[in-house]
RNA sequence: UUCUUAUCAAGAGAGGUGGAGGGACUUGGCCCUGCGAAACCUCGGCAGCAGACUCUAAAGAGCACUGUGCCAAUUCCAGCAAGCCGACUGCGCUUGGAAGAUAAGAA
Numbered sequence: 001u002u003c004u005u006a007u008c009a010a011g012a013g014a015g016g017u018g019g020a021g022g023g024a025c026u027u028g029g030c031c032c033u034g035c036g037a038a039a040c041c042u043c044g045g046c047a048g049c050a051g052a053c054u055c056u057a058a059a060g061a062g063c064a065c066u067g068u069g070c071c072a073a074u075u076c077c078a079g080c081a082a083g084c085c086g087a088c089u090g091c092g093c094u095u096g097g098a099a100g101a102u103a104a105g106a107a
Stems, first nucleotide, its partner, number of pairs: 001107008013043005021032003026079004044071003049067003053062003075099001080096005085090001
C1' cells in the first nucleotide's frame, strides 16, 4: 500500500512550546479559532479492537496490565440510489451505497 471482517448517535482535557489556520479529500453548508488554529511535548483521561489475567459448563462478562486508538459538534451535515410524508416537493424523514477512520487478520 492492497484485500477481508467488524465497528462508527456513547465516552474522555489541562498545561507548555508555537503563531494562523482547522473540522480527511472535493463542492455546498454549518461550525471552531489571536479569550490563540495546526503541529509537537508533558501530564491527565476515555474506550474492551487484539493479547494477558479473573469469573463462567458454555455463551458471555469483567479488568486499562500490554499493543493500538481516541479525548468540539453523529464520521459536524449534505452530495449517489431507493422509499416515505404532506396544504406547502422540502432547508423534511428513513434505509442503503460511496468515501473515510479505527481494530484484527491476510498478501